[in-house]
Context: one part of a larger RNA
RNA sequence: CCCGUGGUUAGACGAAAAGACCCCGUGAAGCUUUACUACAACUUGUUCUUGGAUUCAUGCUUCGCAUGUUCAGCGUAGGUGGGAGCUUCGGCGCCAAUGAGACACCACCCUUGCGCUGCGUGAAUUCUAACCAGAUGCCGUGAAUCCGGUGUCAGGGACAGGAACUGGUGGGUAGUUUACCUGGGGCGGGUGCCUCCUAAAAGGUAACGGAGGCGUUUACAAAGGUCGGCUUGGCGCGGAUGGAAAUCGCGCUGGACGUGCAAACGCAAAAGCCGGCUUUACUGCAAGACGUACAUGUCGCGCAGUCGCGAAAGCGGAAGUUAGUGAUCCGACCGUACGAAGUAGGACGGCGGAAGCUCAUCGGAUAAAAGCUACUCCGGGGAUAACAGGCUGAUCCCGCCCAAGCGUCCACAGCGACGGCGGGGUUUGGCACCUCGAUGUCGGCUCAUCGCAUCCUGGGGGUGAAGAAGCUCCCAAUGGUUUGGCUGUUCGCCAAUUAAAGCGGUACGUGAGCUGGGUUCAGAACGUCGUGAGACAGUUCGGUCUCCUAUCUACCAUGGG
Numbered sequence: 001c002c003c004g005u006g007g008u009u010a011g012a013c014g015a016a017a018a019g020a021c022c023c024c025g026u027g028a029a030g031c032u033u034u035a036c037u038a039c040a041a042c043u044u045g046u047u048c049u050u051g052g053a054u055u056c057a058u059g060c061u062u063c064g065c066a067u068g069u070u071c072a073g074c075g076u077a078g079g080u081g082g083g084a085g086c087u088u089c090g091g092c093g094c095c096a097a098u099g100a101g102a103c104a105c106c107a108c109c110c111u112u113g114c115g116c117u118g119c120g121u122g123a124a125u126u127c128u129a130a131c132c133a134g135a136u137g138c139c140g141u142g143a144a145u146c147c148g149g150u151g152u153c154a155g156g157g158a159c160a161g162g163a164a165c166u167g168g169u170g171g172g173u174a175g176u177u178u179a180c181c182u183g184g185g186g187c188g189g190g191u192g193c194c195u196c197c198u199a200a201a202a203g204g205u206a207a208c209g210g211a212g213g214c215g216u217u218u219a220c221a222a223a224g225g226u227c228g229g230c231u232u233g234g235c236g237c238g239g240a241u242g243g244a245a246a247u248c249g250c251g252c253u254g255g256a257c258g259u260g261c262a263a264a265c266g267c268a269a270a271a272g273c274c275g276g277c278u279u280u281a282c283u284g285c286a287a288g289a290c291g292u293a294c295a296u297g298u299c300g301c302g303c304a305g306u307c308g309c310g311a312a313a314g315c316g317g318a319a320g321u322u323a324g325u326g327a328u329c330c331g332a333c334c335g336u337a338c339g340a341a342g343u344a345g346g347a348c349g350g351c352g353g354a355a356g357c358u359c360a361u362c363g364g365a366u367a368a369a370a371g372c373u374a375c376u377c378c379g380g381g382g383a384u385a386a387c388a389g390g391c392u393g394a395u396c397c398c399g400c401c402c403a404a405g406c407g408u409c410c411a412c413a414g415c416g417a418c419g420g421c422g423g424g425g426u427u428u429g430g431c432a433c434c435u436c437g438a439u440g441u442c443g444g445c446u447c448a449u450c451g452c453a454u455c456c457u458g459g460g461g462g463u464g465a466a467g468a469a470g471c472u473c474c475c476a477a478u479g480g481u482u483u484g485g486c487u488g489u490u491c492g493c494c495a496a497u498u499a500a501a502g503c504g505g506u507a508c509g510u511g512a513g514c515u516g517g518g519u520u521c522a523g524a525a526c527g528u529c530g531u532g533a534g535a536c537a538g539u540u541c542g543g544u545c546u547c548c549u550a551u552c553u554a555c556c557a558u559g560g561g
C1' cells in the first nucleotide's frame, strides 16, 4: 500500500414522512355569534273551505211623519215655482202692514231627526247542516280497542283544522363573507387629494423617511367683474391726558405687512387696502399646447350671441396659483318632441342638463357580510418567522489611551470621573443569506476535544511587601479542577469538603448513544379575557422518542497478501 473479519456510531446537513410550527392561497372543512342573506318552525291579519237567526252599532236606500226661533212683523218666515181662492162654514188666506224674503191651497226640493222596507259592514249572542271528535248496533271479518261502510245517540261547531297571500320572531338549519400594505405574521399605524424637504441645479424618482394641511369658503351691503384711488410692517427721534402698544409729525429700513384656511412659489402706478357702478360665478364653439400606459386632468388664441365696467384703449367665460374629491350601472327629476313593433295615442327608450355614494380599502368586486379552530385538512414557500449556522457587533465581555479626582502627603501600590481607541464573537438583538419534497428543540447521563482572557499547582516584576497572609501585573494550557439538599432546570441559594472547586468554544459538543422532568398536539380543570366558538412566554394532572439488520468515510481490535 491492497483485500478481508469482528466491533463503535462522529460525519455522509444519513433513512423514513412533498414540515403538523410559521406565513401565503380572493384553497377547504368543522364550530360560534347581537356578521350577511335565506329557509324550516312558531306567530299576526285577510280571503277560501264557511251556513242560518236575533240584538246592538253603523252606511246607503224606499215610503211615511216630523224638523227649521237675529230684528221687525199677530207669530218658530227652510227654499223655489204655481196661486186668489180653500173650507167640515168654525176659520185660513188674498188685500193691507212689517221685512232681504209673505203666509191659505198644490207641486218639487234642502237641513236635521224618528219609524218602516231593502241592501250592506262591524261586534256580541245563539242555532245546526258543513267540519271535528266520542259512545253504541250491524257489516268487511275469522283475534283486533285500529281502519273503512252503514244506522242510532249524545258533544263541540262555523270556531277548530287545512290552503293561499301577508307582517313579525327565527344559528333550529343552510350558503357565504370576514381587504391589502407590513424589514415574518399578529397588535399598532396607514390606504384618496394638496404643499415642502429627501430629489443628486430640466422633468420624474422609493422607504412603516422628516414636517404640515384638505373633504371647504365667499353672492347682490362679495372675499366675483370693472373703473378710480391708496401703501403695509419694523426701528429711531419728537409730541397733552397717553402707558410696551390708540392717534400726529419727521427720518431710516425695504417688501419683512397683507393675501379667507397648510406650505411653497408669487405679488408695489400691485395679486395687498378703500370707494363707485355692477353680475362674464355667461350660452354655443375652439386654433394650438401642457401632462399622460389607459381613463381622468390642465392652459387657451380666436369667432358668434348677449351683457357689465370704463371717456377710451380695453378688461371680464369667478376667486394670486397649486387641495376642497368619486368612474360605470341603477332609478328619479327638468328639458327636447327623435323612435313609438297594423294605425291613433301612450308605456318605454333616445338626446341635452343637473341631483342621489366618508362606494374614505377614495380606478369604486355585492343593494346586502363578523369571528374561532390545540379536532383540523389540502396546495405551496426557506419568496417568510421560531432552532442552529452565516453577516453585523448597537448591547455584551476583555483590553488600551488621556488623567480630573480618591488614596494622610503622593494622579498611576491599588483605584479612576468626563471622554477617546481597539480586540473578542460566549449574551440580548439587527439582517432574512443555505435549509420548510424536515438541519429533532431545553436540561440531565455518557464520552469527550480545543482555546486561554489561568481557579489550583510552577516561574517572575511591583506593592501603601517587616514576617506570614494578601493585592496587582507578566510568563505558563503538562496535569488537575469534589460530594450532597432544593428546583425540569442551565443558573442560583444552601450544607460539607478541597491545592482548586476556572471561564469559554465545539450545530447553546454529544437523542441513527440513552433519558424525556421542561417546552410544544389531541383529554381535563382553575384564574383571567371573550356574548360565544374559544384564548392566555398564566397555572395544574395526563400524554407512543421509529431503524433488535451500518452501504461509504471515520475510529478500535485483528487476519491475509
Stems, first nucleotide, its partner, number of pairs: 001561008010553003014547002022381004027377002029373004035176005041169003045165005051127010063115004068110001075103001078109005085092002131156002134153007179191003188208001192214006215362001216260001217319002224278007232256001233253006258267002261324001263322003282305004288299003294363001307316003330356001333353004338349002388435001389433001390431003394428001396424006405415002442517001443515003447509001448506005455480002458475006482496005523541004527536003
The part of an RNA shown here (large-subunit ribosomal RNA, domain V) has 561 nucleotides and comes from a bacterium. Its mean pLDDT, the model's own confidence on a scale to 100, is 83. It matches the Rfam family "Bacterial large subunit ribosomal RNA". Its family is annotated with structural constituent of ribosome and ribosome in the Gene Ontology. It was read from a public genome assembly.